This is a predicted structure of a 72-nucleotide RNA (transfer RNA) from a marine sediment metagenome. The sequence is in RNAcentral, with records from MGnify. It matches the Rfam family "tRNA". Rfam classes the family as a transfer RNA. Rfam's curators write: Transfer RNA (tRNA) molecules are approximately 80 nucleotides in length.
RNA sequence: GCCUCUGUAGUUUAGCGGUAGAAUGCCAGUCUCAUGAGCUGGAGGUCGCCGGUUCGACUCCGGCCAGAGGCA
Repeated sequence: GCCUCUGUAGUUUAGCGGUAGAAUGCCAGUCUCAUGAGCUGGAGGUCGCCGGUUCGACUCCGGCCAGAGGCA
């Protein structure tokens, strides 16, 4: 330098055109001798950044940034 893959909640991740979910962590309640386990509820996301296509983009296209792998 070129090619491929990845980037979504604090963390690990699902979702591949139609208003973004789960687990875990966090907070509250319940239970308890108990701040643990169990159960119930809640908060938390400009979907890496900038543009384009579309009625509509996490999703498709282009560029950029970061990481991983490969070729030379």